Transfer RNA from a marine sediment metagenome, 75 nucleotides, folded computationally. Its Rfam family is "tRNA". It is annotated as a transfer RNA. Rfam's curators write: Transfer RNA (tRNA) molecules are approximately 80 nucleotides in length.
[in-house]
């Protein structure tokens, strides 16, 4: 230098192949129920430029292309 894989709330992970409107789930976090107090368990809430940048499209996390960064393999 070159294949290939990954990047999505704080932290872990779906959605992506086949593009469709306000992006899932868990655990942490606030806030309330219960409890003598904790924990557990019920209830509700906040919290995402989907790695940056462009580009196709009526519409992009999802395609296409550069760029960075991890990881793994070759020279």
């Nucleotide at each position: 230098g070159g294949g290939c894989g990954c990047g999505u709330g704080g932290c872990a992970c779906a959605g992506c192949c086949u593009g469709g409107a306000u992006a899932c789930u868990g655990c942490a976090c606030c806030g309330g129920c219960c409890u003598u107090c904790u924990a557990a368990g019920c209830c509700g809430g906040g919290g995402g430029u989907c790695a940056g940048g462009g580009g196709u499209u009526c519409g992009a996390a999802u395609c296409c292309c550069c760029u960075c960064g991890c990881g793994u393999c070759c020279g």
About this RNA
The coordinates come from a structure-prediction model, not an experiment, and the mean pLDDT is 81.